Predicted 3D model of a 71-nucleotide RNA (transfer RNA) from a Fidelibacterota bacterium. It matches the Rfam family "tRNA". From the family's description: Transfer RNA (tRNA) molecules are approximately 80 nucleotides in length. Rfam classes the family as a transfer RNA. Model confidence (mean pLDDT): 81 of 100.

[in-house]
RNA sequence: UGGGGCGUCGUCUAAGGGUAGGACACCUGGUUUUGGUCCAGGCAGUUGGGGUUCGAAUCCCUGCGCCCCAG
Repeated sequence: UGGGGCGUCGUCUAAGGGUAGGACACCUGGUUUUGGUCCAGGCAGUUGGGGUUCGAAUCCCUGCGCCCCAG
C1' cells in the first nucleotide's frame, strides 16, 4: 500500500428488515445464626457519520479500531 473478515449491556452470546433476548457479573428483596447455594425482581448494549426504507443491529456509502493474507 492492496485484498478480506470482525465490531451488540462490565464479559460472553442471540436477533439476517417489524418491541434488541439470554447467561455470567452487579444491585434490591426473600430463604439462612452469618456467608455461600437457591428463589423473585431490577439495572445495563447495537463503533462514529450519512443514505435507502413506513420501519435499519440487519441493506448501501464513508470514517475509526482490531485481526488475517499478499507485497

Taxonomically the source falls in Fidelibacterota (Bacteria, Pseudomonadati). RNAcentral holds the sequence, with entries from ENA and MGnify.